[in-house]
RNA sequence: CGUUUUCUUCAGGGUCUGGUGAGGGGGGAGCGAUCCCGCCAAUUCCGAACCGGCGGUGAUACCCGGUCAGGGGUUUAGCCCGCGAGCCGUCAAGGCCGACCCGGUGCGAUUCCGGGGCCGACAGUACAGUCUGGAGGGGAGAAGGAACGG
Numbered sequence: 001c002g003u004u005u006u007c008u009u010c011a012g013g014g015u016c017u018g019g020u021g022a023g024g025g026g027g028g029a030g031c032g033a034u035c036c037c038g039c040c041a042a043u044u045c046c047g048a049a050c051c052g053g054c055g056g057u058g059a060u061a062c063c064c065g066g067u068c069a070g071g072g073g074u075u076u077a078g079c080c081c082g083c084g085a086g087c088c089g090u091c092a093a094g095g096c097c098g099a100c101c102c103g104g105u106g107c108g109a110u111u112c113c114g115g116g117g118c119c120g121a122c123a124g125u126a127c128a129g130u131c132u133g134g135a136g137g138g139g140a141g142a143a144g145g146a147a148c149g150g
Base pairs, nucleotide, nucleotide: 001149002148004147005146006145007144008143009142010141015048018046019045023040024039026037027036028035029034049130050129051120052119053083054082055081056080061074062073063072064071078118079117086096087095088094100116101115102114103113104112122133123132124131
């Protein structure tokens, strides 16, 4: 230095206040059907707020080195490409699997800047990206060590 094997460690964030009241329960009136008045009640509804796994990608920013020439390190996209998670399938094979535009700069940006949008597994429950649960699980991958080879 290389890649193969192996080991260890690490590897997901986020809801409040206001409104409504499905439903529950209490008190009262009435012969009764029924009516009246409080109370509890959604992180799921309405409104408002908040969050963003991993690898890649030609620009940000910082540092090292160097001296005008290349280099090295850290960092840089939820919605571009790929993957993981998740779902279907007895299992395997296999299948499914969300969302972006406009303007600016520039050789180059769906990544920068400005503006306006959009998306988010399954199960539970009053309809859930944020609650609870499978999960003290799994995992894309990251870092380090050892062996091996050159």